[in-house]
RNA sequence: AGUGAGACAGGUGAUCGCGGCUGCAGAAACGAAAGGCUGCAGGUGAGGAAAGUCCGGGCUUCACAGGGCAGGAUGCCGGAUAACGUCCGGUAGAGGCGACUCUCAGGCUAGUGCAACAGAAAUAUACCGCUGCUUAAGCAGUAAGGGUGAAAAGGCAGGGUAAGAGCCUACCGUUUGGCUGGUAACAGUCAAAGCCAUGUAAACCCCAUCCGAAGUAAGACCGAAUAGAAGACAUAAGGUGGUCCCGCCUGUCUUCGGGUAGGUCGCUUGAACUUGUUGGCAACAGCAAGUCUAGAUAGAUGAUCAUCCACGACAUAACCCGGCUUAUCGUCUCACUCAU
Repeated sequence: AGUGAGACAGGUGAUCGCGGCUGCAGAAACGAAAGGCUGCAGGUGAGGAAAGUCCGGGCUUCACAGGGCAGGAUGCCGGAUAACGUCCGGUAGAGGCGACUCUCAGGCUAGUGCAACAGAAAUAUACCGCUGCUUAAGCAGUAAGGGUGAAAAGGCAGGGUAAGAGCCUACCGUUUGGCUGGUAACAGUCAAAGCCAUGUAAACCCCAUCCGAAGUAAGACCGAAUAGAAGACAUAAGGUGGUCCCGCCUGUCUUCGGGUAGGUCGCUUGAACUUGUUGGCAACAGCAAGUCUAGAUAGAUGAUCAUCCACGACAUAACCCGGCUUAUCGUCUCACUCAU
């Protein structure tokens, strides 16, 4: 000067004020009922992203079990995980002096498409050029050299030729096969063949694997109140969370109109966290011990004073968890790389 990983997220003290849990005590008949109220004591109370709602689940409901089609997602190999499009390790390619970082990483020989402009030509040719014949005009050969272009039909050096060309040879590349190492992706090596040779699949598509839908205003219970009417189908119809089959259910479906003030649960002990130890390169897993850390519902964590400092950014939970992405003031710690 960098690369990778981790920790903190203003602290401390005092005073006053909020929410919920546990325990104790009490009042009033507060309320029609479900259910609530008051006081005291103790403990506790917003993030690394709580944001985005992008993935995956847990849980709830649909009566949800199976097969096909459609649709969607992933896409090198091996592993971790409840699972994933996440994470760990490795391989290949690219970038970097390096530590490291990134991935649009299956298939173009199944098929179809697209490649503007420039250029003579983009499903394979001859503009300039070179060579030969010819008085010239022109004819024949050529694809090495030049030009255009992202790409002109393997590269480079020599031999050969009228001049040239894998025409031939060596090296590289490609394809096929063998051997060695590796679980594998793949790497190394040997041999043969003059050898299909542009790019693009985050183009359509093919191949492999996976996937029900909706969502906590999901849902369940208690209590109160209320009003039904019309039509269609009918033992086969109707319904069954993309569709068909199968399966399942029983009267089903559609339209119009009316009632539903409220209370409780779901609601936080969880695929949880911390420490130690064992196994593993690691992600992570096992074992042991310890800890309990928000549950609001018009929505709680604030205000004042003093002091310290790094002078505080991005920003405040609403069912929960594992990730990814985005925003961000600063301080500290560890390991590694480069230069001097």